RNAcentral holds the full RNA, with entries from SILVA. This is a predicted structure of a 333-nucleotide part of an RNA (large-subunit ribosomal RNA, domain IV) from a Candidatus Pacearchaeota archaeon.
Context: one part of a larger RNA
RNA sequence: CUGAUUAAGGGAAUUCGGCAAUUUAGCCCCUUAGCUUCGGUAGAAGGGGUGUCUAUAAUCGUCUCUGAUUUAUGAGAGGCGUUCGUAGAUCGCAGUGACAAGGACUGCCCGACUGUUUAUCAAAAACGUAGCCGGUUGCCAAUCCGAAAGGACGUGUAGAACCGGUGAGACCUGCCCAGUCGUGGUGUUUCAAAUCCUGGUACAACAGGGCUAAGACCCAUGAAACGGCGGGCCUAACUAUGAGGCUCUUAAGGUAGCGUAAUGCCUUGUCGUCUGAAUGGCGACGUGCAUGAAUGGUUUAACGAGGUGGUCGCUGUCCCUAGUCAGGUCCUU
Numbered sequence: 001c002u003g004a005u006u007a008a009g010g011g012a013a014u015u016c017g018g019c020a021a022u023u024u025a026g027c028c029c030c031u032u033a034g035c036u037u038c039g040g041u042a043g044a045a046g047g048g049g050u051g052u053c054u055a056u057a058a059u060c061g062u063c064u065c066u067g068a069u070u071u072a073u074g075a076g077a078g079g080c081g082u083u084c085g086u087a088g089a090u091c092g093c094a095g096u097g098a099c100a101a102g103g104a105c106u107g108c109c110c111g112a113c114u115g116u117u118u119a120u121c122a123a124a125a126a127c128g129u130a131g132c133c134g135g136u137u138g139c140c141a142a143u144c145c146g147a148a149a150g151g152a153c154g155u156g157u158a159g160a161a162c163c164g165g166u167g168a169g170a171c172c173u174g175c176c177c178a179g180u181c182g183u184g185g186u187g188u189u190u191c192a193a194a195u196c197c198u199g200g201u202a203c204a205a206c207a208g209g210g211c212u213a214a215g216a217c218c219c220a221u222g223a224a225a226c227g228g229c230g231g232g233c234c235u236a237a238c239u240a241u242g243a244g245g246c247u248c249u250u251a252a253g254g255u256a257g258c259g260u261a262a263u264g265c266c267u268u269g270u271c272g273u274c275u276g277a278a279u280g281g282c283g284a285c286g287u288g289c290a291u292g293a294a295u296g297g298u299u300u301a302a303c304g305a306g307g308u309g310g311u312c313g314c315u316g317u318c319c320c321u322a323g324u325c326a327g328g329u330c331c332u333u
Base pairs, nucleotide, nucleotide: 001327002326003325004324005323006322007321009319010318013317018314026050027049028048029047030046034041035040037168051090052089053088054087055086056085058083060081061080062079063078064077065076066075091095103312104311105310106309107308108307109306110304111303115127116126131166132165133164134163135162136161137160143152144151145150169299170298171297172296174229175228176227179226180225181222182221183220184219185218187217189216190215195210196209197208198207199206230248231247232246233245234244257291258288269285270284271283272282273281274280
């Protein structure tokens, strides 16, 4: 040094952080809060028991004997095995005596959940998911593969298939179509070639004028399409605040919620609480640098090798090191 093992007293004082190592542990009995989608959470938490021997109540199986009664088999006696109790005794420090074998509780964040992922530094809050919403498609369909023939979806048929968004459940999902994009339009707009007419050319070329598709333009429409969702000044009989008013301006000026947040620069915001002490946690407050509603908003039981606080238990993490065992490096030989 590597791997084990043991430590009086203290018990997280260690450390970014209880990392690591302990603690707990099986089975039986009792008893179990708050929350809840009433299923759960739950092995919640928290208690008690556990060996061996003797006796004995009972269960089930089977064998032998007695004979019989009451109904198809029962009763009694005896033996062996089995399961489950009760009582008494007894030994040890210790009875799931070895092996094996959950530490527990609690606040908050994220993701509903089981699942999937970076073979070989990331397992997650990432992906997926059921559910919800939008779009395309009438079947020789749409979509996809192929140069084509042909093939997949599918020997399926709108309660289906494909494409996109969101992501269980609960309560909800506000305003804006000016920009971009999609869709629609029997629209006095624009518009090529072909074609028609006129001119021109011994024929042509060519020039001018008509007609017209898609597209453009125009008019509508769609935000669970991409996206967006203001400023200044004044004002109430202390002060402060500003229900209210005036004005500029926009397509509309952020609604319900939530909010110093995985989002807040200032910031270690302010107040309360937890501590002896907290740039920490939780609960509030809100002019929010730069929250906000399927780019979903707010909640939520259960779940999680997720993240972050606290408490109990427990310990060589530490105070503070030491002993022992096994192997190795090094030194001497």
Taxonomically the source falls in Candidatus Pacearchaeota (Archaea, Nanobdellati).